[in-house]
RNA sequence: CUCUUAUCAAGAGAGGUGGAGGGACUGGCCUGAUGAUGCCUCAGCAACCGCAUUUUGACGGUGCUAAUUCCAGCAAAGCUCGACUUUGAAAGAUAAGGA
Numbered sequence: 001c002u003c004u005u006a007u008c009a010a011g012a013g014a015g016g017u018g019g020a021g022g023g024a025c026u027g028g029c030c031u032g033a034u035g036a037u038g039c040c041u042c043a044g045c046a047a048c049c050g051c052a053u054u055u056u057g058a059c060g061g062u063g064c065u066a067a068u069u070c071c072a073g074c075a076a077a078g079c080u081c082g083a084c085u086u087u088g089a090a091a092g093a094u095a096a097g098g099a
Stems, first nucleotide, its partner, number of pairs: 002098007013042005021031003025073004043065003048061003051057002069091001074088005079082001
């Protein structure tokens, strides 16, 4: 980098550093000098894999800790025909496995 499978409506933040963007992409909408992204420390959530247990523990490997994956993007169905609703894809994220 790519393929397969599973999940994505719940859950969980403080301090330090530093100083302008961040929320994958596009549009929207949010968020940020009452200090974002990043990095470090500690804490927490969760339970995919390992481990233990024999029915849930959280010890290890990941992951995560604004907003449903923040909403939409493509297609279908429904209707009150809309800035509508629902469903399924696509894309993305994470885990495990494979090439």